[in-house]
RNA sequence: CAAAGCAGACCAAACGAUCGCUGGGUUAACCUUGUUAACCGGGAGGAAAGUCCGAACACCACAGGGCAGGGUGCUCCAUAACGUGGAGUCGCGGUGACGCGAAGGAAAGUGCAACAGAAAGUAUACCGCCCGGUGCUUGAAAGAGCGCCAGGUAAGGGUGAAAUGGUGCGGUAAGAGCGCACCAGUUCCUUGGGUGACCGGGGAAGCUUGGUAAACCCCACCCGGUGCAAGACCAAAUAGGGAAGCGUCUGAGAACGGCCCGUUCGAGCUUCCGGGUAGGUCGCAAGAGGUGACAGGCAACUGCCAUCCUAGAUGAAUGAUCGUUACCCAUAUCAGGGAAACCUGAUUCGGGCACAAAAUUCGGCUUAUGGGCUGCUUUGGCCA
Repeated sequence: CAAAGCAGACCAAACGAUCGCUGGGUUAACCUUGUUAACCGGGAGGAAAGUCCGAACACCACAGGGCAGGGUGCUCCAUAACGUGGAGUCGCGGUGACGCGAAGGAAAGUGCAACAGAAAGUAUACCGCCCGGUGCUUGAAAGAGCGCCAGGUAAGGGUGAAAUGGUGCGGUAAGAGCGCACCAGUUCCUUGGGUGACCGGGGAAGCUUGGUAAACCCCACCCGGUGCAAGACCAAAUAGGGAAGCGUCUGAGAACGGCCCGUUCGAGCUUCCGGGUAGGUCGCAAGAGGUGACAGGCAACUGCCAUCCUAGAUGAAUGAUCGUUACCCAUAUCAGGGAAACCUGAUUCGGGCACAAAAUUCGGCUUAUGGGCUGCUUUGGCCA
C1' cells in the first nucleotide's frame, strides 16, 4: 500500500417561517360539569416491528405421587428466568484472522432407504476366479478349449449417496483377520493434565459391530391454565330482583296550563336496598431503569458510589409545505501534491436522506433499513 476478518459504540437531522394534531396546567367566555379561545411547558424507535422464547404482575386451578402431553439436549459459568449470553471442548469449512454446527443413545426394540444393483442387513453370487462331475471338439496319450450341473470364493470388475477397515507377507484349489507385522478405529485396563466437556502417554483383546433418532423410541432434565380485553374500584337511564308503607269501587295514583271543584281513566303508586350494563377512575410509568467512575471477573456479568427522571392520549396525537445549513452520491472548474493512476481542498449543475410508528412492563432472539466513525487482527506486495 492492497485485499480481507472481527469487535465496539454513533447519527437517523438542525434552525427559521406558515398551517395544523394531541392530552396536561392557568385564565376567560358560553353555560354546564363539559365545549371554545388565549397563554405556558410536554409529545416514539433502534428496531417502537414479528409476537418467536423467557419473566414480572393479575386472576383461576392446585394435598402428595404417577400416567399422558409438550419442550430442551457437548461442558462449565452468567442471569429473576430463558430455547438467551460468555468462556471453552469436539467436528466441518477457510492459506489465515475467523466462521458454522438441535453436537445424548443405532451394541435395547420397531421401522425406513426412490433409481440403479446379485445383494441395502439373521446379508448376498451378476461378471470374474477355483475344485468336482458330465457332454462335445481336438489330440496317440497326458492335456487343452467350449458348454451344462452342483458347490467354494468378497481378492478383481460392475451398481449405488452408502457394499462389512487399509498396506504387505504368509496361507489356500481359489480366496478370506484365516494367521502374522505395521497403520486406523472400537471396547476394556491403567496413568498424567483439566472443575468439566475432553486431551496426552502406556497396555490388552482380531473385537472391525453399515446409514437414518428435525422416524417411532430409549435416557437425562424442565414444564399448571389464561393474558392488562388480566384484574380492582366508582356507578346513570331503562328493565328485572328484594324490603317497607299506602291503595285495589270505602279509589292510591294519572290526564285536563298553577290551586280548588268537576269530568274521564284507573290497579297499582311511593320510598329505600342490592347486583349487572353504558360511562368513568385505577392498574399505568422510579423500573430485575439509564449514564459515569471505582472494585471483582478472561468474559457474559456482579457489587458499590455518584448522578438523571424522559409519552401513557384506546377507531388512539407526535404531522405537512417552503427556505437555509449539515451529511452522502455525482457533474464541471480552479489550486496544491504526484512520473502516472489518483489523492486533498475550495466553488458549483443535479440527485438522495431509509426501514418503519408506542398501547401493562422488562430480558433476549429474529427480521427490515439510509449513512458515517474508531480499534484490533490476518494474508499478500514494496521499502528501510